RNAcentral holds the sequence, with entries from MGnify. The RNA shown here (THF (Tetrahydrofolate) riboswitch aptamer) has 131 nucleotides and comes from a bovine gut metagenome. The prediction has a mean pLDDT of 77.
RNA sequence: GCAGAGUAGGAUCUCUCGCGUCAAGUGCCGGAGGAACAGGGAGUUGUCUUCCGGACGAAGGAGCGGCAGGAAUGAGCGGCAGAGCGCCGCACAGGAAGGCCGCCCGCGGUGAGAGGUCCGCAUCCCGCUGC
Numbered sequence: 001g002c003a004g005a006g007u008a009g010g011a012u013c014u015c016u017c018g019c020g021u022c023a024a025g026u027g028c029c030g031g032a033g034g035a036a037c038a039g040g041g042a043g044u045u046g047u048c049u050u051c052c053g054g055a056c057g058a059a060g061g062a063g064c065g066g067c068a069g070g071a072a073u074g075a076g077c078g079g080c081a082g083a084g085c086g087c088c089g090c091a092c093a094g095g096a097a098g099g100c101c102g103c104c105c106g107c108g109g110u111g112a113g114a115g116g117u118c119c120g121c122a123u124c125c126c127g128c129u130g131c
């Protein structure tokens, strides 16, 4: 001098366990902080993250089970009224709607963990490996 390795982290796929579906989360914009960034040092307009504010925005199910729930209705007893159809109360049977919980199937630019693949120090100095 030339070439190269390796981090944090990121993307995606698979599996598992969750969260939301009563809208949190994710994503977007603005502001204020913080943190990390190959072996060492420095470090951004890059990365991640916390808080605050803002805009936008959704997919549930006629499925299964359980729990409570008690409508219509039936006829029994009692009472009331009437020309008559009836009306009221009580107890019994009856089990509708709607509700809650769980499961299942979905949905969400959903969270975490494990594994695979790919990408991977903006940049500067030094170091490491090979030639």
Base pairs, nucleotide, nucleotide: 001131002130003129004128009119010118011117012116013115014114015113016112017111018110019108020107021106028054029053030052031051032050033049034048035047039126040125041124042123060105061104063103064102065101066100067099073093074092076090077089078088079087080086